[in-house]
RNA sequence: GAAGCAAGCCAGGCCGCCGCUGGUGCAAGCGCCGAAAGGCGGCACUGGAGGAAGGUCCGGACUGCACAGGACAGCGUAGCAGCUAACGGCUGCCCACCGCGAGGUGAGGAUCAGAGCAACAGAGACGAGCCGAUUCAGUUCGGGUGAAACGGGCAAUCUCUACGCGCAGCAACACCAAAUAGGCCGGCGAUGAUGUGGUCCGCGGAGCCGGCGGGUAGGUGGCACCGAGCUGCCGCAGCGAUGCGGCGGCCCAGAGGAAUGGCGGUCACGGCAGGGAAACCUGCCGCACAGAAUCCGGCCUAUCGGCUUGCUUCACUU
Numbered sequence: 001g002a003a004g005c006a007a008g009c010c011a012g013g014c015c016g017c018c019g020c021u022g023g024u025g026c027a028a029g030c031g032c033c034g035a036a037a038g039g040c041g042g043c044a045c046u047g048g049a050g051g052a053a054g055g056u057c058c059g060g061a062c063u064g065c066a067c068a069g070g071a072c073a074g075c076g077u078a079g080c081a082g083c084u085a086a087c088g089g090c091u092g093c094c095c096a097c098c099g100c101g102a103g104g105u106g107a108g109g110a111u112c113a114g115a116g117c118a119a120c121a122g123a124g125a126c127g128a129g130c131c132g133a134u135u136c137a138g139u140u141c142g143g144g145u146g147a148a149a150c151g152g153g154c155a156a157u158c159u160c161u162a163c164g165c166g167c168a169g170c171a172a173c174a175c176c177a178a179a180u181a182g183g184c185c186g187g188c189g190a191u192g193a194u195g196u197g198g199u200c201c202g203c204g205g206a207g208c209c210g211g212c213g214g215g216u217a218g219g220u221g222g223c224a225c226c227g228a229g230c231u232g233c234c235g236c237a238g239c240g241a242u243g244c245g246g247c248g249g250c251c252c253a254g255a256g257g258a259a260u261g262g263c264g265g266u267c268a269c270g271g272c273a274g275g276g277a278a279a280c281c282u283g284c285c286g287c288a289c290a291g292a293a294u295c296c297g298g299c300c301u302a303u304c305g306g307c308u309u310g311c312u313u314c315a316c317u318u
Base pairs, nucleotide, nucleotide: 001314002313003312004311005310006309007308008307009306010305012267013266014265015264016263017262018261020048021047022046023045024044025043026042030041031040032039033038050289054300055299057298058297059296060295061294062169063168064167065166074165075164076163077162078161079093080092081091082090083089094108095106096105097104098103109160110159114158115157116154117153130143131142132141133140173221174220175219176218183212184211185210186209187208188207195203196202229250230249231248232247233246234245235244236243237242269286270285271284272283273282274281275280
């Protein structure tokens, strides 16, 4: 220098203007919507997408069902040892395969329980037998095909073994709570109730009134978390995943038809064109994949452009 392997990182910066949305403090009275529950409205300060927020594939937290216990069925996992809240994730080692190598990939238990399967070729493919020769005798020898000819293979076919999983999921679930229609209780009512604009007459003719309770619409919480919490440095144990400890810093989106945006300027980055000997200057264009929805740990998939570290192979120079 070229070609690679592994691990990790960034995902434009700053300023101005106009918005959207959450929180805290002040204010504690008013207005609006609503039957109520509840919501909205002021001022100041302040937070506001990701490495995958994605697919919803696996695991957990949380919630309800009997604080979900036993059996069967069903589903899942599968070398050995470990890590973890848990896992189908991760780590180490063994084995097999791929690569010259750094490394990568692996559904890697059992075919002495039973069943099933085996293309083409071949007489015959899971039952043991077939053909030729030979022998007292399936007694001995030979035989082409094929991955495999009787000794085996396939469990990525059923099955067996071991282990795990109760079911449903935040549209879970808890609370507040209309109208209408059921339900229960009490009262009134053919001696005419309720209704008929306030009263009386008249008309009319079987319900009416009140209370309670459950559910629905609607609303609030769950829900933005002092935590399997984030982060900087250090120590100890361990090959490692990881665990323990010490000293600091931080509280970090929380909507509900769903906010996280738009415009302008400037500086970067990349490409193209022009100028220039070069440094560079000018103009135009571009800047990916994507976007929270109860939360968390993983896996998988998408991703313009770029950076860092370690290692391998080859070539060259000293």
RNAcentral holds the sequence, with entries from ENA.
Predicted 3D model of a 318-nucleotide RNA (Bacterial RNase P class A) from a Betaproteobacteria bacterium.
It is recorded under the gene name rnpB.
NCBI's taxonomy places the organism under Bacteria, Pseudomonadati, Pseudomonadota, Betaproteobacteria.
Rfam family: Bacterial RNase P class A. Rfam classes the family as a ribozyme.
The prediction has a mean pLDDT of 78.